Notes:
Model confidence (mean pLDDT): 84 of 100. The RNA shown here (small-subunit ribosomal RNA) has 1375 nucleotides and comes from an uncultured bacterium.

RNA sequence: AGAGUUUGAUCCUGGCUCAGGAUGAACGCUGGCGGCGUGCUUAACACAUGCAAGUCGAACGAGUGAGACGCCUUCGGGUGUCGAGCGAGUGGCGGACGGGUGAGUAACGCGUGGGUAACCUGCCUUAUACCGGGGGAUAACAGUUAGAAAUGACUGCUAAUACCGCAUAAGCUUACAGUACCGCAUGGUACCGUGAGAAAAGCUCCGGCGAUAUAAGAUGGACCCGCGUCUGAUUAGUUAGUUGGUGGGGUAACGGCCUACCAAGACUGCGAUCAGUAGCCGACCUGAGAGGGUGAUCGGCCACAUUGGGACUGAGACACGGCCCAAACUCCUACGGGAGGCAGCAGUGGGGAAUAUUGGGCAAUGGGCGCAAGCCUGACCCAGCGACGCCGCGUGAGUGAUGAAGUAUUUCGGUAUGUAAAGCUCUAUCAGCAGGGAAGAAAAUGACGGUACCUGACUAAGAAGCCCCGGCUAACUACGUGCCAGCAGCCGCGGUAAUACGUAGGGGGCAAGCGUUAUCCGGAUUUACUGGGUGUAAAGGGAGCGUAGACGGUUUGGCAAGUCUGAAGUGAAAUGCGGGGGCUCAACUCCUGAACUGCUUUGGAAACUGUCGAACUAGAGUGCAGGAGAGGUAAGUGGAAUUCCUAGUGUAGCGGUGAAAUGCGUAGAUAUUAGGAGGAACACCAGUGGCGAAGGCGGCUUACUGGACUGUAACUGACGUUGAGGCUCGAAAGCGUGGGGAGCAAACAGGAUUAGAUACCCUGGUAGUCCACGCCGUAAACGAUGAAUACUAGUUGUUGGGGGGGCGAAGCCCUUCAGUGACGCAGCAAACGCAAUAAGUAUUCCACCUGGGGAGUACGUUCGCAAGAAUGAAACUCAAAGGAAUUGACGGGGACCCGCACAAGCGGUGGAGCAUGUGGUUUAAUUCGACGCAACGCGAAGAACCUUACCUGCUCUUGACAUCCCCCUGACCGGCCGGCAAUGCGGCCUUCUCUUCGGAGCAGGGGAGACAGGUGGUGCAUGGUUGUCGUCAGCUCGUGUCGUGAGAUGUUGGGUUAAGUCCCGCAACGAGCGCAACCCUUGUCCUUAGUAGCCAGCAUUUUGGAUGGGCACUCUAGGGAGACUGCCAGGGUUAACCUGGAGGAAGGUGGGGAUGACGUCAAAUCAUCAUGCCCCUUAUGAUUUGGGCUACACACGUGCUACAAUGGCGUAAACAAAGAGAAGCGAUCCUGUGAGGGGGAGCAAAUCUCAAAAAUAACGUCUCAGUUCGGAUUGUAGUCUGCAACUCGACUACAUGAAGCUGGAAUCGCUAGUAAUCGCAGAUCAGAAUGCUGCGGUGAAUACGUUACCCGGGUCUUGUACACACCGCCCGUCA
Repeated sequence: AGAGUUUGAUCCUGGCUCAGGAUGAACGCUGGCGGCGUGCUUAACACAUGCAAGUCGAACGAGUGAGACGCCUUCGGGUGUCGAGCGAGUGGCGGACGGGUGAGUAACGCGUGGGUAACCUGCCUUAUACCGGGGGAUAACAGUUAGAAAUGACUGCUAAUACCGCAUAAGCUUACAGUACCGCAUGGUACCGUGAGAAAAGCUCCGGCGAUAUAAGAUGGACCCGCGUCUGAUUAGUUAGUUGGUGGGGUAACGGCCUACCAAGACUGCGAUCAGUAGCCGACCUGAGAGGGUGAUCGGCCACAUUGGGACUGAGACACGGCCCAAACUCCUACGGGAGGCAGCAGUGGGGAAUAUUGGGCAAUGGGCGCAAGCCUGACCCAGCGACGCCGCGUGAGUGAUGAAGUAUUUCGGUAUGUAAAGCUCUAUCAGCAGGGAAGAAAAUGACGGUACCUGACUAAGAAGCCCCGGCUAACUACGUGCCAGCAGCCGCGGUAAUACGUAGGGGGCAAGCGUUAUCCGGAUUUACUGGGUGUAAAGGGAGCGUAGACGGUUUGGCAAGUCUGAAGUGAAAUGCGGGGGCUCAACUCCUGAACUGCUUUGGAAACUGUCGAACUAGAGUGCAGGAGAGGUAAGUGGAAUUCCUAGUGUAGCGGUGAAAUGCGUAGAUAUUAGGAGGAACACCAGUGGCGAAGGCGGCUUACUGGACUGUAACUGACGUUGAGGCUCGAAAGCGUGGGGAGCAAACAGGAUUAGAUACCCUGGUAGUCCACGCCGUAAACGAUGAAUACUAGUUGUUGGGGGGGCGAAGCCCUUCAGUGACGCAGCAAACGCAAUAAGUAUUCCACCUGGGGAGUACGUUCGCAAGAAUGAAACUCAAAGGAAUUGACGGGGACCCGCACAAGCGGUGGAGCAUGUGGUUUAAUUCGACGCAACGCGAAGAACCUUACCUGCUCUUGACAUCCCCCUGACCGGCCGGCAAUGCGGCCUUCUCUUCGGAGCAGGGGAGACAGGUGGUGCAUGGUUGUCGUCAGCUCGUGUCGUGAGAUGUUGGGUUAAGUCCCGCAACGAGCGCAACCCUUGUCCUUAGUAGCCAGCAUUUUGGAUGGGCACUCUAGGGAGACUGCCAGGGUUAACCUGGAGGAAGGUGGGGAUGACGUCAAAUCAUCAUGCCCCUUAUGAUUUGGGCUACACACGUGCUACAAUGGCGUAAACAAAGAGAAGCGAUCCUGUGAGGGGGAGCAAAUCUCAAAAAUAACGUCUCAGUUCGGAUUGUAGUCUGCAACUCGACUACAUGAAGCUGGAAUCGCUAGUAAUCGCAGAUCAGAAUGCUGCGGUGAAUACGUUACCCGGGUCUUGUACACACCGCCCGUCA
């Protein structure tokens, strides 16, 4: 000293929480010793028992009396005197101290400082004087007597330092008269004169002790005063002895303290009264301090003693262990009556989370009595109990690596516990044992106590726990659990890999304690005096006038209240702080110093504030001269418009809306003309123009009237500012009474809209709106900004005045006041923003705020006719609520741009049949996955068995597959038999290599376990791969700059592009991933090379490039060229670029492909593969037979074939490209109607084969029909592949000949060699394409355009209470 928590992130405001210290504490776990402290905070609840206040015989008279001494004696004793001691009673002193408690008390109770000229004071000290002489009683005692007792009554006797007169006395008291001095008033002190009054006690050991009076001191008390001393105004008025006076009484003393009379006062917004709470202080805790909280122990004061009241005695009480009365409670009782008071020390019950022994001693300190010895003392000193607190000590020290064992973990290698242990060598503090043994005590006297302390021997022995380990906050792993159990101070953790739960190992912290709970301060500048705020976060009163109060211009003089300074007194001690000392140290304690920030008295100063006096004019006000204005009130008046009425013209509609309907209209509307009635409001001018304190004010005229401004400088002379309460004004709506009522219009009615529509829209329509008078008193009454004054760069409008000079003069320019706007510097601000009209710099005054909700609610009070207004909480609940700004996302916000996105076209799908996939259903199983675009002819480039993962059944268990170990065999393979089939099982036959002869290799069989195995789960634990936005033009970084920061800038802007493509500008300058280019292919040309390709020219020819020959051409495949806005013109900013043109095979990216930025979707895949964790292990593994994946009321997607004449069929004819081929392609030939079959040339392929291209063109036929269209379905007969075509293949021939005549809503693809249409090939594959991937042939139409619209995307901007980001957030009702 700070930290966590609001957000995606940021800054701020703001609350909540934590880390610190403390306690008379309690609870949980644990517990070795000692010292010093401390211990009913609750029931001021009730108390058994014992003790806590007595003492004096030197005050007195009895009694008793150990004993001593006399006399007598019958020796038993009697009698007298003295008598220590004990001792009830009379008497004295003390029981008013000490000890306890905090109920009451908000008060002169306490603290502090004063006063008493208004007072008292026993014992003590000092001083002076005095103690003479009498009297009468009374307790005890004795007797009688009442009563259960407590306690009395009567009669008689007696003493005193008990009581009462008398004498004496002053410097005492008092009455009257006087003198001197003094005081803040009453008055005080001293002196003098006269009169009156009041005293005493003795005892004795002869030393003294005592008694009386007066004066003084000391001590202790009493009363009075200044200042300070909690909360509430939802307590605003209180008071009748109340406030004062006079007389009297009373007191130690003043006083309404009491009383009679008189007066009507007294207190209060500086908070009376009332209510609640509370003993106050020194101090204690905390804090940097200022403060805040507390008032245990120790000390001072107060109050109380079961509750309430009262007095007596006394120096002192209205008295804790005294009295009386009343009340409650308890006890005794003979029922008549009595006794008691632990808030003394112990102790008991009760209450409570909770607080101790019915201990020892008067040895010390102190107190009472006494001459003293001494007695008493639960005050006190000690001991006991409690880790309740503080302090100190110990539980061992050194060495010791095989880094033991055990435990935990592990990637199985190790790592940690850990020098820790064991072992070896030492030591003895504490505790235990034994011996000695204090100080505390001045002469005696020691409870503590055989204590502290010292010494000796002895054993590592007897002595460690508690909390925590996600962040804050030091300290991490494993297992268990699986939003369960639980944790949690705040944030939060736990839903199968939890460092946050529980346990263990390890670690961290403190330590005889450690945690938790409670409370206080701190952190919290979060009540802000030090030290906060109020435009938007909580917070400026709606506005003005003004009272109290607060603050206040210039000069000068006085005073000295504030202020400053010196001195004095006080601020108790203890505590705290500094320096020392004593207990071994420390805690603790002693000494000393400073301090105690305060109060009082007094000397001084006079700048400032204050106050008094004198003056001034710059603040303020008055006068005079002017102009401006919707300022206010009242009266009058004007035109336009709406509506209504009357009359005319006129006819079928009008009106209204997005569209309609309700409504009005043939009884004549709307429209139009004329006349009239009535009410309300004042077009244009009109303006961030004017006026007003605000609310507010708008036709014109008149009357009355308020304020501001300008000029002048005649007058007053600080008269000012603000303003709690108070008073006044105060939009709209609303209320009351009476008018008025045209239009508009809550409520209400009807019509629409809608799922509904108690709304928005329409047709009507009443209060009201208007006037007069009276209430209400609130608004987003806003500039969300209180009023006043001064100061602090500029620029530019506008309104009302004044001044100046010049000119070209309806004006322009310069300047000055008062308003009203825009921008902007400094400064301020969290930022936004404000910025001379401040939210800047200062001063003064007022109002208001202190987390969100509950709530501007409830209760109370005031106001109001009511509606309601003003004032204004708490319980409970949350950890946030909020402000400003940032980046995204979103908007049925805006601007711009692009895309087969729309539009313009062409062809489809959706209807039919079939194929194929999916859903659903079914099933023993119909294996699994994929689900908007981006699942559904998808994984699957091909399920009859296999595949195959699914189902049924028979089987195997180290296993179908891999590695390791042991034993046996020589094989394995193959053939045969049994078994429904197959695997398995059993049996029969056959059968290795190398060798140094030891064996080795290989293979098979058997055995034991490590392990294998899993298409089992989790794609939300993962890698890898893929889809999608999207081939969209974006996504970022470095440095710099701006911003407190998140971030911004760059990347925005003006153009341009397919493009963040390029150019220009610019606080940016550069760079990276993307774009483009580089790559492949295609289009033109050149060159090189010609075999299996080609054949122009030459020759041969079986007429086939077949052969010779050639490489010109085509082609093949290597290398080059070519295109770059290069050239021209125009446009454009002399740019980028665009438009047009030339040349060219190709022109503005020539066409196509590959290529996919940062990222998004917890997107898809654990069943391609890999992989963590979990699960199965004679089974969820493995083998195998058969079946299933091919089911079928249905629904959807994707396709094929069609519905026909741009066609079908038949005949004959022409032209490709790209591929594939050895378990292969398979020619010619023969054969079959055909699928095919037989046979087999050639070809590992520019050579051979598949291979026929088809649409097309030609000719012929069909003639608009369910057809010579269409071909589904079915029957029969076949072919091919294959171990095998039943479930379940393809094809062929013949026959059969279904639906279907162009397809609803809706919807898809495509911009040129494209769509459409036609065929060909390949992969997979034994066989099995309408699918997929490629190839060529024929070959269109349309694009005005981006405006408004659908979808998707990009950039800029705007709003946002969203950030899981609109599939968001969120409100109400119900459960």
The RNAcentral record of the sequence draws on ENA and SILVA. It matches the Rfam family "Bacterial small subunit ribosomal RNA".